The RNA shown here (Glycine riboswitch aptamer) has 111 nucleotides. It was read from a public genome assembly, where an Rfam model found it.

[in-house]
RNA sequence: CAGAAGAGCGCGAGAGAGACCUUCGUUUUCGAAAAAACGGGGGCGCCGAAGGGGCAAGCGCCGCGGUUCCGCGGCGCGGAAACUCUCAGGCCAAAGGAUUGCGCUCGGACA
Numbered sequence: 001c002a003g004a005a006g007a008g009c010g011c012g013a014g015a016g017a018g019a020c021c022u023u024c025g026u027u028u029u030c031g032a033a034a035a036a037a038c039g040g041g042g043g044c045g046c047c048g049a050a051g052g053g054g055c056a057a058g059c060g061c062c063g064c065g066g067u068u069c070c071g072c073g074g075c076g077c078g079g080a081a082a083c084u085c086u087c088a089g090g091c092c093a094a095a096g097g098a099u100u101g102c103g104c105u106c107g108g109a110c111a
Stems, first nucleotide, its partner, number of pairs: 006106008018044001020043010045091003051087001052085003058077009
């Protein structure tokens, strides 16, 4: 530099899927039994948008076929997503939440 990428903060938007079964703990109500709320363990069923894993493109080498470049196959490098897996996480609400709008701060690319 009426200052790019990127990062942080504040306010706002933000999907999916059992308030399932069982068991334990804490608190409250309570004479007891029991009930409610919250939080763990186990079981079965599910979700895909914290995080994490996998894949494509692309590049190189080799072989074959045609020919100064292409096709097919193999191997290696490479490594994207809102795709995929479901390890983690989640399945009333709240919270969280990829991503995103606005504002502020840091940042310093380009000229």